[in-house]
């Protein structure tokens, strides 16, 4: 000097999934109770006028399509795609990445009040352009 890995702090991404307070822990945690955040459930009115094993349904960005190839029931790849995520302030345009999974159990439209659940995991961006916003600083 340039590259790869490791390991610990700060800080940072995605998500709702942060933060206080006590306590038990002994050091990154547990467990309660609060606020912030997010989610289903539930009237009148509106909608629907039922297409309800060809089940319905919610959480999520994660939907849809076609080809291959096996064991051709199916299950696996593969390209595409709605739709979604990164540039350490914002908006674009490049780039690069995701386009998974899991619940609920016969049963749910909105929905005030009401009632109820969750706050997890996982990780490390191209000091690329171009517009604009905002501060400070000299003259």
């Nucleotide at each position: 000097a340039a590259u790869a890995u490791u390991a610990a702090a700060u800080c940072g991404c995605u998500u709702a999934a942060u933060c206080u307070u006590a306590c038990u822990a002994a050091u990154u945690a547990g467990u309660a109770a609060g606020a912030g955040c997010g989610g289903g459930g539930g009237a009148c009115c509106c909608a629907a006028u039922u297409u309800u094993u060809g089940g319905g349904g919610g959480c999520g960005a994660a939907u849809g399509c076609a080809a291959u190839u096996u064991u051709u029931u199916a299950a696996a790849u593969u390209g595409c795609u709605a739709a979604g995520g990164u540039u350490a302030u914002c908006c674009u345009u490049g780039a690069c990445c995701u386009g998974a999974g899991c619940c609920c159990g016969a049963c749910a439209g909105c929905u005030a009040a009401c009632c109820u659940c969750g706050u997890a995991g996982g990780c490390g961006u191209u000091u690329a352009a171009g517009g604009g916003c905002a501060g400070g600083g000299c003259u």
Molecule: c-di-AMP riboswitch aptamer (ydaO/yuaA leader)
Organism: Halonatronum saccharophilum DSM 13868